This is a predicted structure of a 75-nucleotide RNA (transfer RNA) from Methylobacterium sp. OTU13CASTA1.
Rfam family: tRNA. Rfam describes the family as follows. Transfer RNA (tRNA) molecules are approximately 80 nucleotides in length.
NCBI's taxonomy places the organism under Bacteria, Pseudomonadati, Hyphomicrobiales, Methylobacteriaceae, Methylobacterium.
The RNAcentral record of the sequence draws on ENA.
Model confidence (mean pLDDT): 83 of 100.
The same sequence occurs in records of 10 taxa.

[in-house]
RNA sequence: GGGCGGUUGGCUCAGCGGUAGAGCGUCCCCUUCACACGGGGAAGGUCACAGGUUCGAUCCCUGUACCGCCCACCA
Numbered sequence: 001g002g003g004c005g006g007u008u009g010g011c012u013c014a015g016c017g018g019u020a021g022a023g024c025g026u027c028c029c030c031u032u033c034a035c036a037c038g039g040g041g042a043a044g045g046u047c048a049c050a051g052g053u054u055c056g057a058u059c060c061c062u063g064u065a066c067c068g069c070c071c072a073c074c075a
Base pairs, nucleotide, nucleotide: 001071002070003069004068005067006066007065010024011023012022013021018055026042027041028040029039030038048064049063050062051061052060
């Protein structure tokens, strides 16, 4: 330098045009003499950033940034 993949709650990941979800974690309640387990509920997201297409973008297109893999080049 070229190609490919990834970036979504604290963590791990789904969702791929039409109101953003799960598990774990956190907090509260029930249960217990108490703790754990179990049951119920709640909070928490500018969907990496910018622009474009569209009635409408996390999703499509372009650029940028960061992470990973492969190839090439130099020595």